[in-house]
């Protein structure tokens, strides 16, 4: 210098001034208002987004289980988590680094086409070898070829009629023993033990899991309906308080011989219940309930992205112009 | 704001126990039939299965992420 890595590591996310506006608060004015005034104060983000997880909060439900769902190497952090930190194993890369994660040796399912054969110690197409004069036929083999994404350990040597973990060395996996590590796991010895893939298929094992969501919900509370009580001929004052009365509403219907009384219905007043319309709270040092944070001019420097709160937090994911900056890797050149 | 569903050809829909070249009807084009048109008959074209990653030998189908559309809740 170039190319990368740190899932874009860390930070910033146009700024300054003037003028005109917007929302909330505070102070003042005003009878009051969703009113007016102000050299006053405050006013979007790193993701406010997606709503993918986890909580707080609220209401409903509450016995036990099944079903369903989520997560899944190990240890820790955390209020909690599917998040984060560190470690382990495998894979990719020259490397910095990144990605993935229980069990297929509990059981079941699936593996199209091709191929002899796709999991059962099953199978033999081209082949190899032996018997046989040869052919036919029989017996042995799975090394080579062929099919396939995948063919049952791999490479080399020995061995054999030809072959084969049949035997040996190294490598890969498995089992077991010893040592190390909190653990995942690692290292070494022994045993030829060699066993396909798929669990982002059913399932098994372990852990967690009641449901709905601020349009949750709480408080106050018209009108109408309902219940209860008192009333429904006329007159309205008594100085005032208390108290009495007035103010509203039927000369309705039925029963009794009548006066008058009783009952029913309607109406008036008051009270109550439920909680609809509506209002307030929930709601926030931004905090609305038609939803505020904008515009113009000038300048720095010409450009300035993605995008805008609606109960509140902790993460994840996705979008993002430009600028500043840290550490690490590889290559090349120079000193 | 919260919750749920859906996306396949120009249109309406099948196909989601993962497997052959993703099909059907209507529409479109061509040919036949007819004097001509329609009906009818035959043939053909048409898809990145909304986009992008992953799992798998293999994805419309399974998983994650993202975009659009629709519905419900005062």
């Nucleotide at each position: 210098u170039c190319a990368g890595g740190u899932u874009g590591g860390a930070g910033u996310g146009u700024c300054u001034g003037a003028c005109c506006g917007c929302a909330g608060g505070c102070a003042g004015a005003g009878a009051a208002a969703g009113u007016c005034u102000g050299u006053c104060c405050u006013g979007a983000g790193g993701a406010a987004a997606g709503u993918c997880c986890g909580g707080a909060c609220u209401c409903a439900u509450a016995g036990g289980g099944c079903a369903g769902g989520a997560c899944g190497c190990c240890a820790g952090u955390u209020a909690a988590c599917g998040a984060c930190u560190g470690g382990g194993a495998g894979a990719a890369g020259u490397g910095a680094u990144u990605c993935u994660c229980g069990g297929u040796a509990a059981g079941g399912g699936c593996c199209a086409u091709a191929g002899a054969a796709a999991c059962g110690u099953a199978a033999a197409c081209c082949g190899c070898u032996c018997u046989g004069a040869a052919a036919a036929a029989g017996a042995g083999c799975a090394a080579g070829g062929g099919u396939g994404g995948a063919a049952a350990g791999g490479u080399g040597g020995g061995g054999u009629a030809a072959g084969a973990g049949c035997c040996c060395a190294c490598c890969a996996g498995g089992g077991u023993c010893a040592g190390g590590g909190u653990a995942a796991c690692c290292u070494g010895g022994c045993c030829g033990c060699u066993u396909g893939g798929u669990a982002a298929c059913c399932u098994c094992c372990g852990u967690c899991u009641u449901g709905a969501g601020c349009a949750a919900g709480a408080u106050c509370a018209a009108a109408a309906c309902g219940a209860a009580a008192g009333g429904u001929c006329a007159u309205a004052g008594g100085a005032u308080g208390c108290c009495c009365g007035c103010c509203a509403a039927a000369u309705u219907g039925a029963g009794u011989u009548u006066u008058a009384c009783u009952c029913a219905u309607a109406c008036c007043u008051u009270u109550c219940a439920g909680g609809u319309a509506g209002a307030u709270c929930g709601c926030u040092u931004a905090g609305a309930u038609a939803g505020a944070u904008g515009g113009u001019c000038a300048g720095g420097c010409u450009a300035g992205a993605c995008a805008g709160a609606a109960u509140c937090c902790g993460g994840c994911u996705u979008a993002c112009a430009g600028c500043u900056u840290a550490c690490c890797u590889g290559a090349u050149a120079c000193u | 704001g919260g919750c749920g569903g859906u996306g396949u050809a120009g249109c309406u829909c099948a196909g989601u126990u993962g497997g052959c070249u993703a099909g059907a009807g209507c529409a479109u084009g061509c040919g036949g039939u007819u004097c001509a048109u329609a009906c009818c008959c035959g043939c053909a074209g048409u898809g990145u299965c909304g986009g992008g990653a992953g799992u798998u030998c293999g994805a419309a189908u399974c998983u994650c992420u993202u975009c659009g559309c629709c519905g419900c809740c005062a």